[in-house]
Molecule: Glycine riboswitch aptamer
Organism: Burkholderiales bacterium
RNA sequence: GUGUCCCCCCCUGGAGAGAGGCCGCCCGCGAGGCGGUCCACCGAAGGAGCAAGCGCGGCAUCGCCCGCGUGAAUCUCUCAGGUAAAGCGGACAGCGGGGCAGCG
Numbered sequence: 001g002u003g004u005c006c007c008c009c010c011c012u013g014g015a016g017a018g019a020g021g022c023c024g025c026c027c028g029c030g031a032g033g034c035g036g037u038c039c040a041c042c043g044a045a046g047g048a049g050c051a052a053g054c055g056c057g058g059c060a061u062c063g064c065c066c067g068c069g070u071g072a073a074u075c076u077c078u079c080a081g082g083u084a085a086a087g088c089g090g091a092c093a094g095c096g097g098g099g100c101a102g103c104g
Stems, first nucleotide, its partner, number of pairs: 001103002006099004011094003018039001020038007040083003046079001047077003053070006059063001
């Protein structure tokens, strides 16, 4: 100097689904706030599941075989989280900056 993957930071965009019932507490008494519980719902923090492939093992049968492990997602689950607006959060994407293996 370059710098894949990955990690961090700034900025920008960023969906879904009950202003549900009951109970308790707080309050400036408001269609207010917080919490618990019940039912319904959502998937895009986090978490969990697996296809091909790969690895290992098994067999009177050697197979498009069986078992175990590994194995991605915006898929699946819904434990967690969330469900008026605003705010917060937000997978993912984009601009910029920094770190880093390796190489020169």